[in-house]
RNA sequence: CCCGUUCCCGGCGGUGGAGUCCGCCUGCGGCCCCAGUGCCGCGAAUCGCUCUUGCGAGCCGAUGACUCCUGCGUGAUC
Numbered sequence: 001c002c003c004g005u006u007c008c009c010g011g012c013g014g015u016g017g018a019g020u021c022c023g024c025c026u027g028c029g030g031c032c033c034c035a036g037u038g039c040c041g042c043g044a045a046u047c048g049c050u051c052u053u054g055c056g057a058g059c060c061g062a063u064g065a066c067u068c069c070u071g072c073g074u075g076a077u078c
Base pairs, nucleotide, nucleotide: 010025011024012023013022016069017068018067019066020065021064027042028041029040030039031038032036048059049058050057051056
């Protein structure tokens, strides 16, 4: 790095992905004669800050925290 088998699997934390840890929510209903690690709908946590009556204007940040990757921005060197 590739292939096969077995077991496990909820969601959220102001801009993408992953690992570890932390915090928060955690229900309801429906469908399927083989019913489950299934599908669908609704709900919760969640959805940044400042100014302004409002319109609107301005500002920080890809982290909840740490680390890595990706994207973006700034400076220097080749």